The part of an RNA shown here (small-subunit ribosomal RNA, central domain) has 348 nucleotides and comes from an uncultured bacterium.

[in-house]
Context: one part of a larger RNA
């Protein structure tokens, strides 16, 4: 290079936007780059292949003939691919009416709970555990009353529900603001996919500067266990957890399933609209979403099944025995911590 794969054996990039590139609806005309056909040069010998003929035969050598599937030119042909030019709506995408929704950022209140601190009432325990101690308490704890601070999270509603590109969103209200759906038409005319490189987002953990600190809690102290106990358990406890700007760019960042688009039995939940219809809370339809169960078909099997892992089409991205090894060098990029890039030798 072929050819094969990519839920779970290697293998879908965390994710979105998007530049070349790649590919793309539908009539109609015209042009002829690709395509096609014909004619012409052109395609050295040699070698292969057919014929014959020569060394006794053959290898091997002559002669002749076909090939040389190719290149360029010239005419022609328009089906198709492409190019212009005029339309067209079914894809796309605008306007309009209208629904839901923990979608985002922001600045505001609110309660119930912890823990401190004051003040009362009480008194000798309290905590804690499988048993105990380490600890707290006569300087008055625990409880249990009333106040007052502080951070941090928001019970129930809660759902197999909603939204969101993924990460991820959950008290209330307000300002501000993105995307979806649906409905009836009006408009623009292919304006679309999908994306090497780039670009913005991006769960905890970590790092800078500055606040903040109630629980809760890596290191870190002690009690216990236990042969040890550098743990599981208990007291205690500092980073951290939490704001605000910055970095970090990674996760089993998972449906372990790249995006888009077209077809393919059913039957059953739920969620956001629209029609109809009636007994007025249901019923049948239809449009987006989410789930369960199954048919064809496809899977090495488990299973996937209209939300495919089914039957296709365009486009990216990855795989190529196990360990060396996501590693060493080098390059980039960060403050660092490390990140993406990425191998060999050696071994089985």
């Nucleotide at each position: 290079c072929u050819g094969g794969g990519c839920u779970u054996a290697a293998a879908g990039a965390g994710u979105u936007c998007g530049u070349a590139g790649g590919u793309g609806g539908u009539u109609a005309a015209a042009a002829a780059a690709g395509u096609u056909g014909a004619u012409g040069g052109u395609g050295a010998a040699a070698u292969c292949c057919c014929a014959a003929g020569g060394c006794u035969c053959a290898a091997c050598c002559u002669u002749g003939g076909a090939a040389c599937u190719g290149c360029c030119a010239u005419c022609a042909a328009a089906a198709c691919u492409u190019u212009u030019u005029a339309g067209c709506u079914a894809g796309a995408g605008u306007g309009u009416g209208a629904u839901a929704g923990a979608g985002g950022u922001a600045a505001g209140u609110g309660g119930a709970a912890u823990u401190u601190c004051u003040a009362g009432u009480g008194u000798a325990g309290a905590g804690g555990u499988g048993a105990a101690a380490u600890u707290c308490g006569u300087a008055g704890a625990u409880a249990u009353u009333a106040g007052a601070a502080a951070g941090a999270a928001c019970a129930u509603c809660a759902a197999a529900a909603g939204c969101g590109a993924a990460g991820g969103c959950a008290a209330c209200u307000u300002a501000c603001u993105g995307g979806c759906u649906c409905g009836a038409u009006a408009c623009u005319g292919a304006c679309g996919c999908u994306g090497a490189g780039g670009u913005g987002c991006g769960a905890a953990a970590g790092c800078g500067u500055g606040g903040g600190g109630a629980g809760c809690a890596a290191a870190c102290a002690g009690g216990a266990u236990u042969a040890g106990a550098u743990a599981c358990c208990c007291u205690g406890g500092u980073a951290g957890u939490c704001c605000a700007c910055g970095c970090c760019g990674u996760a089993a960042a998972c449906g372990a399933u790249g995006a888009a688009u077209g077809c393919u039995a059913g039957c059953u939940g739920u969620c956001g609209g629209g029609c109809a219809g009636u007994u007025u809370a249901c019923u049948g339809u239809u449009c987006g979403g989410u789930g369960g169960c199954g048919c064809a078909g496809c899977u090495a099997a488990c299973g996937c099944a209209u939300u495919a892992a089914g039957c296709a089409u365009u486009c990216c991205g990855c795989c190529u025995g196990g360990g060396g090894a996501g590693u060493a060098c080098g390059g980039u990029c960060g403050c660092a911590a490390g990140a993406c890039u990425a191998a060999a030798a050696c071994u089985c």
The full RNA is in RNAcentral, with records from ENA and Greengenes. Model confidence (mean pLDDT): 88 of 100.